[in-house]
RNA sequence: AUUUCAUGAAGAGUGGUUGAGGGACGAGCCCUUUGACGCCACGACAACCGGACAGAACAAAGGCGUACCGGUGUCAACUCUCUCCUGUUAGACAGGGAACAUGAGAU
Numbered sequence: 001a002u003u004u005c006a007u008g009a010a011g012a013g014u015g016g017u018u019g020a021g022g023g024a025c026g027a028g029c030c031c032u033u034u035g036a037c038g039c040c041a042c043g044a045c046a047a048c049c050g051g052a053c054a055g056a057a058c059a060a061a062g063g064c065g066u067a068c069c070g071g072u073g074u075c076a077a078c079u080c081u082c083u084c085c086u087g088u089u090a091g092a093c094a095g096g097g098a099a100c101a102u103g104a105g106a107u
Base pairs, nucleotide, nucleotide: 001107002106003105004104005103006102007101008100013042014041015040016039017038021031022030023029026082027081028080043075044074045073048071049070050069051068052066053065079099084096085095086094087093088092
């Protein structure tokens, strides 16, 4: 880099540093000098992967659980909303797709 599968309505922030942008892209809308993005420290959330423990079991595998150790991830707004398709009457809503993000695997 390509690809497969799973998840994406819940959850969780303070301080320091820097100083003007940020929310992937386009449009909208929003956040932001009452300090954005980034970085650092500490903390938190979650439970994808490995381990541990518990339970179950003849055994193995799978599923459910704890959040103790390790690897990631996350901590404004449903992935902030929409773009394509379908359904329902206009508004709007629902379902799906695409794209994107994260994890685990394959090439």
Predicted 3D model of a 107-nucleotide RNA (SAM riboswitch aptamer (S box leader)) from Edaphobacter acidisoli. The model forms 94% of the base pairs in the Rfam consensus. Its mean pLDDT, the model's own confidence on a scale to 100, is 77. The RNAcentral record of the sequence draws on Rfam.